[in-house]
A computed fold for a 75-nucleotide RNA from Candidatus Iainarchaeum sp., annotated as transfer RNA. It matches the Rfam family "tRNA". About the family: Transfer RNA (tRNA) molecules are approximately 80 nucleotides in length. It was read from a public genome assembly. The coordinates come from a structure-prediction model, not an experiment, and the mean pLDDT is 83.
RNA sequence: GGCCCCGUAGCUCAGCCUGGAUAGAGCAGUACCGUCCUAAGGUGAAGGUCGUGCGUUCGAAUCGCACCGGGGUCG
Repeated sequence: GGCCCCGUAGCUCAGCCUGGAUAGAGCAGUACCGUCCUAAGGUGAAGGUCGUGCGUUCGAAUCGCACCGGGGUCG
C1' cells in the first nucleotide's frame, strides 16, 4: 500500500442486509422494598450527539463518499 471485518449506554452486545418516525437487552452502578445490619430476591428510574464529517431522501444507527481508531489477511 490492496482487500475484509469491527466501532451503538460505564462494560458485553442486538438492531444495519429490507430506511419509517419515541434506539433496545443483559451486566454494573443507583433509589426504594427486604434484613437487627449485610446478602439473596423484588420493584423503579436514570444512563446514547449510534466513531467523525459531508451527501442522498419527506425521513438515516441503517444507503453513498471521505476520514479517524482497532483487528485480520496479502504483497